[in-house]
Large-subunit ribosomal RNA, domain I from Prevotella sp., 545 nucleotides, folded computationally. Its mean pLDDT, the model's own confidence on a scale to 100, is 83. The full RNA is in RNAcentral, with records from ENA. NCBI's taxonomy places the organism under Bacteria, Pseudomonadati, Bacteroidales, Prevotellaceae, Prevotella.

Context: one part of a larger RNA
RNA sequence: AGCGCAGGGAGAAUGCCUUGGCAUCAGGAGCCGAUGAAGGACGCGGUAAGCUGCGAAAAGCCUCGGGGAGUGGCAAGCACACAUUGAUCCGGGGGUGUCCGAAUGGAGCAAUCCGUACAGAGUCAAGUCUGUACAUCAUUAACUGAAUUCAUAGGUUAAUGAGGGGAACCGUCUGAACUGAAACAUCUAAGUAGGACGAGGAAAAGAAAUCAACCGAGAUUCCGCUAGUAGUGGCGAGCGAACGCGGAAGAGGCUAAACCGAGAGGAGCAAUCCUUUCGGGGUUUAGGACUGCAUUUAGCAUUCACAAGAGCUAGUUGAAGUGCAUGGGAAGGCACAUCGAAGAAGGUGAGAAUCCUGUAAACGAAAGUUUGAGUGAGCGAGCAGUAUCCAAAGUACCGCGGGACACGUGAAACCCCGUGGGAAGAUGGGGGGACCAUCCUCCAAGCCUAAAUACUACCUGAUGACCGAUAGCGUAUAGUACUGUGAAGGAAAGGUGAAAAGAACCCCGGGAGGGGAGUGAAAGAGAGCCUGAAACCCUGUGCUU
Numbered sequence: 001a002g003c004g005c006a007g008g009g010a011g012a013a014u015g016c017c018u019u020g021g022c023a024u025c026a027g028g029a030g031c032c033g034a035u036g037a038a039g040g041a042c043g044c045g046g047u048a049a050g051c052u053g054c055g056a057a058a059a060g061c062c063u064c065g066g067g068g069a070g071u072g073g074c075a076a077g078c079a080c081a082c083a084u085u086g087a088u089c090c091g092g093g094g095g096u097g098u099c100c101g102a103a104u105g106g107a108g109c110a111a112u113c114c115g116u117a118c119a120g121a122g123u124c125a126a127g128u129c130u131g132u133a134c135a136u137c138a139u140u141a142a143c144u145g146a147a148u149u150c151a152u153a154g155g156u157u158a159a160u161g162a163g164g165g166g167a168a169c170c171g172u173c174u175g176a177a178c179u180g181a182a183a184c185a186u187c188u189a190a191g192u193a194g195g196a197c198g199a200g201g202a203a204a205a206g207a208a209a210u211c212a213a214c215c216g217a218g219a220u221u222c223c224g225c226u227a228g229u230a231g232u233g234g235c236g237a238g239c240g241a242a243c244g245c246g247g248a249a250g251a252g253g254c255u256a257a258a259c260c261g262a263g264a265g266g267a268g269c270a271a272u273c274c275u276u277u278c279g280g281g282g283u284u285u286a287g288g289a290c291u292g293c294a295u296u297u298a299g300c301a302u303u304c305a306c307a308a309g310a311g312c313u314a315g316u317u318g319a320a321g322u323g324c325a326u327g328g329g330a331a332g333g334c335a336c337a338u339c340g341a342a343g344a345a346g347g348u349g350a351g352a353a354u355c356c357u358g359u360a361a362a363c364g365a366a367a368g369u370u371u372g373a374g375u376g377a378g379c380g381a382g383c384a385g386u387a388u389c390c391a392a393a394g395u396a397c398c399g400c401g402g403g404a405c406a407c408g409u410g411a412a413a414c415c416c417c418g419u420g421g422g423a424a425g426a427u428g429g430g431g432g433g434a435c436c437a438u439c440c441u442c443c444a445a446g447c448c449u450a451a452a453u454a455c456u457a458c459c460u461g462a463u464g465a466c467c468g469a470u471a472g473c474g475u476a477u478a479g480u481a482c483u484g485u486g487a488a489g490g491a492a493a494g495g496u497g498a499a500a501a502g503a504a505c506c507c508c509g510g511g512a513g514g515g516g517a518g519u520g521a522a523a524g525a526g527a528g529c530c531u532g533a534a535a536c537c538c539u540g541u542g543c544u545u
Stems, first nucleotide, its partner, number of pairs: 001544009015530001016495002020467002022464007029456002031165002039100003042055003046078002050074002061094006070082003105114003115134007136162009169200001170198005180187001184234001210217002221248005231239002252448003255392001259280009285426001287390003290385004299379002303377004309371005315363003321336004337354002339343001345357003397421007407433001428443005482489002502529001505516004
């Protein structure tokens, strides 16, 4: 030195565990904000760095309920307090709520600086302090008011509203490229990603100028078919319906106009006419006004009020086991029992239906909130006639240029936008895939509308052939430490023991550390703490050289 055996050190794998995650299901909730949000800064404790909670009334104040013995958060100690005259704690309501932040009196390098007016405190008077108001925009109203006579612009005041934030879902506007076509240009990807604006708990759509086919249906939305069909397509790659059928859900309403009346203004000698506002009327296809006849029943998400009951936000009751031995410890073993509408689960010194928390079942609200059978108010109906009147205009439609329709300009209808033209008036008008006729069907150019549908930042409950600390979220708490000028990037890190009983005291040592003693079932569980593999290092010993 090598090989082997034995014993150690170091190291952290493995096993076991789970405070944390992941996913799904069901239910709830679905907006917050000038009454100052979301998010922060700075403070508040006897002692107080961090987290949590709170706001100069500062780990808290008041009140109404629950609850019933300890309590002053994580988090010990010391000190001092509170509590059966009911504390701490849990829930409802209220008060307080510095400064920044839309931030809104002005400014600003956010959490700072500086004001004006009025009222109050204070002062001889000031400085100072406290309270309130003071941003902008929009709409409405009133008052003022230029150039410029009337007027208008502008100004002032008041009232009301807006402003900002939010995970996804939704609407509108805008809008790629990689890619595919085995290259690439039409095409595709895709109206996707991205950007902007806006809304709500959903949004959007929606009560036929719709379909259909000579039979008929009867708003919208969503699902399953129809169907990868008909089509479309450098007829390539691809894209891709509808009719109809079956389901979920189900709901229909209001204006404009004709006509009647009232107010105001204007024209006119006047009768009257015109304009405008408001009220009644009326609302759809053989309609309405109008004329005549009848008069209050159907019905109502249609608005409002009341309201039985039910749910949510604290909680309450809740059955039944003992003994023996082993052991540090019994819940395991043995023996004999019990309950069960409860043998789910978790905990307790080892496997507990009967020890604890619970579970089955049953019960409960002063206050707030959700829902709500129903009741009342309120709204609201019908028949006949047809002469006259009304029934949404720079609209429909056409040319040109685009877009969107499954449909790429095509024979290309229907729908939307730009631009130039530009109707009819119910004996009217639109559609039925160029266009025409016949026939059928509907009534545009105004508005609103629950449910079925989409999503899950948030709350509650439940579940898992999901993970178990290099896994599972990045995080067993962290968007921390750290990196970067910044946008941004972004970790590692769990386990003594049943209980700290966390090793008094003695010895060596400056200490660290160790040896005794003691605790404990165990210290080869000693805090660098469960188990403790391998690499690597050391000691002893055998063999070989």